[in-house]
RNA sequence: CAAGCCAUCCGGUUGGUCACGGCGGCAACGUUGCUUCGCAACGUAUACGCUGAGGAAAGUCCGGACUCCACAGAAUAGGGUGCUCGUUAACGACGAGGCAGCGAAAUCUGACGGAAAGUGCAACAGAAAACAGACCGCCGCCGCGAAAUCGGCAACGAUUUUGCGGCGGUAAGGGUGAAACGGCGAGGUAAAAGCUCACCAGCGUUGUAGCGAUACAGCGGCUUUGUAAACCCCACCCGGAGCAAUGUCAAACAGCGUAGCAUUGAGGCCGAUGUCGCAAGAUGUCGGCCUCAUACGGGGUGAUUCGCCCCGCCAAUGCGCGGGUAGACAGCAUGAGGCGCGUCGCAAUACGCGCCCAAGAGAGAUGAUCAACACGGUCAAGGCAACUUGACCGCACAGAAUCCGGCUUAUAGGGUGGCUUGAACU
RNA sequence: GCCGAUGUAGCUCAGCUGGUAGAGCACACGACUGAAAAUCGUGGGGUCACCGGAUCGAUGCCGGUCGUCGGCA
Repeated sequence: CAAGCCAUCCGGUUGGUCACGGCGGCAACGUUGCUUCGCAACGUAUACGCUGAGGAAAGUCCGGACUCCACAGAAUAGGGUGCUCGUUAACGACGAGGCAGCGAAAUCUGACGGAAAGUGCAACAGAAAACAGACCGCCGCCGCGAAAUCGGCAACGAUUUUGCGGCGGUAAGGGUGAAACGGCGAGGUAAAAGCUCACCAGCGUUGUAGCGAUACAGCGGCUUUGUAAACCCCACCCGGAGCAAUGUCAAACAGCGUAGCAUUGAGGCCGAUGUCGCAAGAUGUCGGCCUCAUACGGGGUGAUUCGCCCCGCCAAUGCGCGGGUAGACAGCAUGAGGCGCGUCGCAAUACGCGCCCAAGAGAGAUGAUCAACACGGUCAAGGCAACUUGACCGCACAGAAUCCGGCUUAUAGGGUGGCUUGAACU
Repeated sequence: GCCGAUGUAGCUCAGCUGGUAGAGCACACGACUGAAAAUCGUGGGGUCACCGGAUCGAUGCCGGUCGUCGGCA
């Protein structure tokens, strides 16, 4: 210098004008109280002051805190996780390691328990696809032919080669497939085959190292397809719902109670109850309702009184009660918090000390515009070059809503540190 | 804000314990008719929303992304 990889950080800055949320709040205004000049409390908010999004605030995919409901305990069902050890409030997260895979390497990736508990499935092609199987080929035996050679006068016989058919052996070779019942070499055989042997793979077992996953070495019988992100088996974990959870205060309307609300007499009806009576019934007390008269209150007529007429109700209104809607407040911003240093640890993390407090809405604020600078790109001019000047363009993804730990996804552009390989130079 | 369902032809929908996707309507062409409709016959049309994974193989299984619909004061 080139190519590649890993970790980590930033993700615009300044100013002008206008606008918004939260908190405080001068003056002013309003309400209430009082000892009424005035003072105090509360409220309104407009000067003014302070403050106001993120690395993902997103997706809502996991896990927890918190709240309500359910709950003796256990099991089943259902769901989840799945190499080992560790970390954590918890996790499907994280760290370290093992194994497998890609790569020349740095590095990266892995839902990575069990297929020898059982069941299912394996299309098409292919002879055969899971208790294997014989299409071609190879080999043996038998039968029927053909040719050549030899023997024989001949009929015929023998040997070799070869064709067809039958019976059998074979899993080496061919071809099909994603996959063909260990691989490869030698021996062996009629031809073959773990049939035998060496090496390799796999399985079981013993020893050694390691907390463990596992690794290495020895021995054994010779081999048992794939699929569990198919059912299933094994181990471990999980009660349900969610801040629109939940709690506190509590209008208006409606409901209930009470005040408002008012005498007395006679008669009738109804209900309850007492006494007398065998019963029919008689009689008394209390309550409610109706009719008539009267007192009282209000209204009308009327100058006024009397009189006459109307009303006194499920009224207005006040007070109280229960439920808890609108609304307000809490939950809700000091927390598994952040930053720095130190200690144990390879690390995640844990512990100790010091410093800091940083948005809080409730139909939901954090914005718009202009200018300059920074950054990136293109073009033009100048310059040997580094570069300088000017013009134009671009400047992402996105946006809190109970909080926290992770994961995933989106993201213009830029910075820092480290590692690997290659080339050149010293 | 929290929770759930769904996406297959132009439209409405099947398909599913994984083996290469169909129906009705619509569309095109032909027959019938003087011409149309109806009817009959033939045919075309699919990124099974998208991306990745497990599997020999995915519309269906697993993970992620996007869109649509619904419920909760």

Two RNAs folded together computationally: RNase P RNA and transfer RNA, 499 nucleotides in total. Its mean pLDDT, the model's own confidence on a scale to 100, is 77. It holds a member of the Rfam family "Bacterial RNase P class A".